Context: one part of a larger RNA
Molecule: small-subunit ribosomal RNA, central domain
Organism: uncultured bacterium
RNA sequence: CUGGGCGUAAAGCGCGCGUAGGCGGCGUCAUCAGUCAGGGGUGAAAUCCCGGGACUCAACCUCGGAAUUGCCUUUGAUACUGUGAUGCUUGAGUCCGUGAGAGGAUGGUGGAAUACCCAGUGUAGAGGUGAAAUUCGUAGAUAUUGGGUGGAACACCAGUGGCGAAGGCGGCCAUCUGGCACGGUACUGACGCUGAGGUGCGAAAGCGUGGGGAGCAAACAGGAUUAGAUACCCUGGUAGUCCACGCCGUAAACGAUGAGUGCUAGCUGUUGGGCAGCAUGCUGUUCAGUGGCGCAGUUAACGCAUUAAGCACUCCGCCUGGGGAGUACGGCCGCAAGGUUAAAACUC
Repeated sequence: CUGGGCGUAAAGCGCGCGUAGGCGGCGUCAUCAGUCAGGGGUGAAAUCCCGGGACUCAACCUCGGAAUUGCCUUUGAUACUGUGAUGCUUGAGUCCGUGAGAGGAUGGUGGAAUACCCAGUGUAGAGGUGAAAUUCGUAGAUAUUGGGUGGAACACCAGUGGCGAAGGCGGCCAUCUGGCACGGUACUGACGCUGAGGUGCGAAAGCGUGGGGAGCAAACAGGAUUAGAUACCCUGGUAGUCCACGCCGUAAACGAUGAGUGCUAGCUGUUGGGCAGCAUGCUGUUCAGUGGCGCAGUUAACGCAUUAAGCACUCCGCCUGGGGAGUACGGCCGCAAGGUUAAAACUC
C1' cells in the first nucleotide's frame, strides 16, 4: 500500500459557515467523452512461462509458441456515468397563516439574603469546633428595631421540561434580533449533501488597560490536629470572581458515539403543533422533539436497538504495540502563560 477499524480496547476535529474537490432526484431527446465488443498497427532483443532440439545428463546454449495486462487507430453497441438541450415535483428553498421557547444583544426595574455605615433598645459575652484556640466585644459586641449605602446572584415556579450548532442559556419589563415546529399547498424548479485548505464562534482559569469589589476565595498569615501537617478543620485574607474593550483557544469541550439521506416489530411517559370523534377534556390519529423498556439484527462482552452501536449509500476527520512523547527540533500563532503542527535514538 491492499486491508481492517474508530461508544468503553489505538482512533470522531469542541462546534458552525464555507472555497476547491468528491458525490448527487424523476422523465424525454441528442452526443458517444468514459464504458463494452470486434478488427488492424505497435508493444526491440535478451529475461520469465510452455513445448521441442543439441553438448553422455544438468547448468549453460538453441528453435518455436505464449506472454508483453499498455498505447494508437478503426468499425460498432448505447443500459449506466459524463456532456448539451428540454420538461417535471417528491429533495431543497420561498410565500401565507398559526405556535412554543432560560436562543442572542441592549437598556431599565423588583424583592429576599449577606456585608458595611448611622441611630434606638440592651448587657456580657459572641463566634467557632470533634474539642478548642486564633478572632470580635465594656472605646458597648452578639441579639433586636428603624433608616441608609453598595455589589453579586435570582428561592418557590422547576420538570430524564424548553431553547441553542457547540460552548452554553433561568427574577420581571421594554426595544432590537437569530433559529425552529405545525398547517395551507400559492411560487421557484435539483437551486442539493459533504467539505481538504480557509474563516468565525468557543466553559473555566489566565493575560493587558480602565473601572468595580458585597459575598466567596487560590496565594499568604495565624489557630488547631499530628510523630511531622508546607493538608484536611477554624479565624482572617490578596489576586480573582463582576463590568467595558482587547487577547488566550484549551477541557472527562462527553452521548467518551462526525455530517447527510433512505430502509428495518412494538409498548409506554412527556414537550410543541395539526386533524377527527364524542363532547369540554377525554379518545383515536398525524408531524416535530425529548425519555424509559423491548423484537429482529448487531456486538468481544457490556450493551445499542426508528434519537442504532441494525441494513445500505455519499463526503470529511482519525487509528495502526507499550514507553520515550503529545515531548525535542523547526515552522506558525501568542504580551506572556502557552497553544498548534510533530519526530527520532534508545528500550520492553